[in-house]
Context: one part of a larger RNA
Molecule: small-subunit ribosomal RNA, 3' minor domain
Organism: Drouetiella epilithica Golos-2-3
RNA sequence: CACCGCCCGUCACACCAUGGGAGUUGGCCACGCCCGAAGUCGUUACUCCAACCAUUCGUGGAGGAGGAUGCCGAAGGCAGGGCUGAUGACUGGGGUGAAGUCGUAACAAGGUAGCCGUACCGGAAGGUGUGGCUGGAUCACCUCCUU
Numbered sequence: 001c002a003c004c005g006c007c008c009g010u011c012a013c014a015c016c017a018u019g020g021g022a023g024u025u026g027g028c029c030a031c032g033c034c035c036g037a038a039g040u041c042g043u044u045a046c047u048c049c050a051a052c053c054a055u056u057c058g059u060g061g062a063g064g065a066g067g068a069u070g071c072c073g074a075a076g077g078c079a080g081g082g083c084u085g086a087u088g089a090c091u092g093g094g095g096u097g098a099a100g101u102c103g104u105a106a107c108a109a110g111g112u113a114g115c116c117g118u119a120c121c122g123g124a125a126g127g128u129g130u131g132g133c134u135g136g137a138u139c140a141c142c143u144c145c146u147u
C1' cells in the first nucleotide's frame, strides 16, 4: 500500500496455560484414644545373696540381685482434623494461530451521533428502555479570544 481502508463479536479447527469438579491417590504436621518393647526411676508382704554391722553362731539388720507391680515411654493400631502435591469424566472462560463461517457493531453525521451506568432482550457483534456526558457533525443565535 491511505474507504476496494480500518475494524468487532459469535461459531468451527489446532495448540498453550488456567479456574470449577463426583472423586482417586501421595507427602508433611499436630491433637485425641487403644496397646505398650527396651530402659531409668519408684514400690514390694515373694525368692535368693560371699564382702559391711550386730550376733545367743541359729540368725537378724543394712545393702544388692531376681520376680511382681506403678509412672514415663519408641514402634504399632483406631478415629477425626489442618496444610500441600499429583491425577480426574465433565465443565467455564482466557491467550495465540496462516487461513475459514456468519453477520457489520465501532472509526466520516460510519449511513439510527458516540460513549458511561443500569434493566430487559437477542446466533453474534449488539438492540431497546431509562439517567448522564460531549471526548458529536450540521444550522441559527449569544459570550469571549486572536488577526
Stems, first nucleotide, its partner, number of pairs: 003110001005107001008103002011100001013097004018092003023087007032078003039072001041070004046066004052061003113134009